[in-house]
Predicted 3D model of a 74-nucleotide RNA (transfer RNA) from Bathyarchaeum sp. (SeqCode). The organism belongs to Bathyarchaeum (SeqCode), within Archaea.

RNA sequence: GGGUCCGUAGCUUAGCAAGGAAGAGCACCGGGCUUUUAACCCGGGGGUCAGGGGUUCAAUUCCCCUCGGACCCG
Numbered sequence: 001g002g003g004u005c006c007g008u009a010g011c012u013u014a015g016c017a018a019g020g021a022a023g024a025g026c027a028c029c030g031g032g033c034u035u036u037u038a039a040c041c042c043g044g045g046g047g048u049c050a051g052g053g054g055u056u057c058a059a060u061u062c063c064c065c066u067c068g069g070a071c072c073c074g
Base pairs, nucleotide, nucleotide: 001073002072003071004070005069006068007067010026011025012024013023020057028044029043030042031041032040050066051065052064053063054062
């Protein structure tokens, strides 16, 4: 330099094929239970979906560029 794949909450990730209201587990916060803690139960907060642009009534999803990571080729 070229190619393929990946980037979504603090962490691990689903959703993308075939565009239509962003979800889960753990963690965190509050409460219940308990002598207390843990476990268990109930509730809650937390997301520029890596960044920018384009297409569209509508983009996490499609297209282009850029950034970062993994692997392969030279």